[in-house]
Molecule: RNase P RNA; transfer RNA
Organism: marine eukaryotic metagenome
């Protein structure tokens, strides 16, 4: 790194499916029934609905190079850097890596300590070139010595995570890339590589500390909500429309047809007035309870071959593999062994992370 | 399928990286009182939920887990 996740047999159950029998309820037979993580919900997609000409701003994410992929923050290969292995160096091997840009954009921060923390800095030290003061000598121009006042100095000490290239030689009053050699750095060129980059060479002479998992800049990517998405059918209640209902008259052999008046109560009746109640049926649109679809043939699994370093892709033939909705996959018995871990699908898929008794290669 | 949070015994600040680990209540000791309470003075008590990473430096920034709460 890969594979497996107690094995076999019997029996009783549970959830779907198919077939047969049965008017039906149901019964019988056959066959299927959790995972490598089904988990966390940390990423990416499919799918569905809403929005959308297109673009910009804002917001969020990613960040070496090349490739793989539906896509990814995943995977593969490579590059720079770091670590392990060594007494040490180089090489080999293995591992890790959120690895664009700290400036020919800007800003912020670097506590404490320390003289100085980013246009550097003089505390201890070093020096006495230059200026100054004093002393001595003097050919009166100055010379020598002392002081360390002005000053020079970043070698050494000290502080710190970090002190503005490193080592050596020269040089100097002492020092300093001040000069040189090597190394590092920056820039240009050449060669190799698709590229990150590497090697060589020339120049510069160090100017430019760290921090972007600080704001930010650059490049690229990203619409929102999520299967309780969404779609179909559709009790009940409510709504809209229509019809019928009872009475009278006319016609008709009858069934029935046509016309008028809505019904009931208050008055004995009619008109008028007032009040009260509101039936049955049908249709329509939306849609609740509920039912169904979505829902498992999937970017599917494993085998062979081909291409590729690999991730992966292509191709041949094979398999076809859970689908619940209070939510199934379990209990018991027998045999054997290494004595059985983590753990239970809920739209699906690709990853990552985390948990895991053990066995084999 | 989403969104918040975890800091002392309890309730909460701190969230902008550094001497910044705090407040109130509680607790312990002292003082006061005849005694107790209250008041007053002083102290202790924290691996900032766990583990890694970035950084000189992490309670704070990033990632992964654990637990709690809410829709």
């Nucleotide at each position: 790194g890969g594979a497996c996740a107690g094995a076999c047999g019997g029996u009783c159950g549970c959830g779907g499916g198919u077939u047969u029998c049965g008017u039906g309820a149901g019964a019988a037979a056959c066959g299927c029934g959790a995972g490598g993580a089904a988990a966390g919900u940390c990423c990416g997609g499919a799918c569905a609905c809403g929005g959308c000409a297109g673009g910009a701003c804002a917001c969020g994410g990613u960040g070496g190079u090349g490739g793989a992929u539906a896509a990814c923050g995943u995977c593969c290969a490579c590059c720079c850097g770091c670590c392990u292995u060594u007494g040490a160096u180089u090489g080999c091997a293995g591992g890790c890596u959120a690895g664009g840009g700290c400036u020919u954009a800007g800003u912020g921060c670097c506590a404490c300590a320390g003289a100085g923390a980013g246009u550097a800095g003089a505390c201890c030290g070093c020096c006495g070139a230059u200026g100054g003061u004093c002393a001595u000598g003097u050919u009166c121009g100055c010379a020598u010595g002392a002081c360390a006042c002005a000053g020079g100095u970043a070698a050494g000490g000290g502080u710190g995570a970090a002190a503005g290239g490193g080592u050596g030689c020269g040089g100097u009053a002492a020092g300093a890339g001040c000069g040189c050699a090597c190394c590092g750095c920056a820039u240009g060129c050449u060669u190799g590589g698709u590229g990150a980059c590497a090697a060589g060479u020339a120049u510069g002479g160090c100017u430019u500390g760290g921090u972007a998992a600080a704001c930010c800049c650059c490049a690229c990517c990203g619409c929102g909500u999520g299967c309780a998405a969404a779609c179909g059918c559709a009790a009940g209640c409510a709504g809209u429309u229509c019809u019928c209902g009872a009475u009278u008259c006319a016609c008709u052999u009858u069934u029935g047809u046509g016309a008028a008046u809505g019904u009931c109560c208050u008055u004995g009746u009619c008109c008028g007035a007032g009040g009260a109640a509101u039936g049955a049926g049908a249709a329509c649109g939306g849609g609740u309870c509920g039912c169904g679809u979505g829902c498992a043939a999937a970017a599917g699994u494993g085998u062979g071959c081909u291409g590729g370093u690999a991730a992966c892709a292509g191709u041949a033939g094979a398999c076809g593999u859970a689908g619940a909705u209070g939510a199934a996959u379990g209990g018991c018995c027998g045999u054997c062994c290494a004595c059985g871990a983590c753990a239970g699908a809920a739209u699906c898929c690709g990853g990552c992370u985390u948990a895991u008794c053990g066995u084999c290669c | 399928g989403c969104g918040a949070g975890a800091u002392a015994g309890c309730u909460c600040a701190g969230g902008c990286g550094g001497u910044c680990a705090g407040a109130g209540c509680g607790u312990c000791g002292g003082a006061u009182u005849c005694a107790u309470a209250a008041c007053c003075c002083g102290g202790a008590g924290g691996u900032c939920g766990a583990g890694a990473g970035u950084u000189c430096g992490a309670g704070u920034c990033u990632c992964u887990c654990u637990c709690u709460c809410g829709c």